[in-house]
Molecule: Bacterial small signal recognition particle RNA
Organism: Brevibacterium sp. HMSC08F02
RNA sequence: UUAGGCCCUUCGCGUGGCAGCAUCUUGUGAACUCCCCCAGGACCGGAAGGUAGCAAGGGUAAGCAAGCUCUACUGGGUGCGCGGAGGGCCCUUAUC
Numbered sequence: 001u002u003a004g005g006c007c008c009u010u011c012g013c014g015u016g017g018c019a020g021c022a023u024c025u026u027g028u029g030a031a032c033u034c035c036c037c038c039a040g041g042a043c044c045g046g047a048a049g050g051u052a053g054c055a056a057g058g059g060u061a062a063g064c065a066a067g068c069u070c071u072a073c074u075g076g077g078u079g080c081g082c083g084g085a086g087g088g089c090c091c092u093u094a095u096c
Stems, first nucleotide, its partner, number of pairs: 001094001003092003006088011018075003022071001024067005034059003042051003
């Protein structure tokens, strides 16, 4: 000096795990400024009926709480595999 092994550091790809965040599920959630249905009452009509529509009831939205099964995203002094780079007071081979 060269090649290989071992060790350390670092980068990339793939995959698993952990944490967070979203999606999703459930519950809750609108006196009125969402929807449906509208008791009573009000209005129109000679009447039959009709109109608007409060409360109640139902559904749902934003939001809130819980759950993490699946999925996506983000993150690391996370695990493994493969590939690249640098270093080592280490071992071995070859050459000078």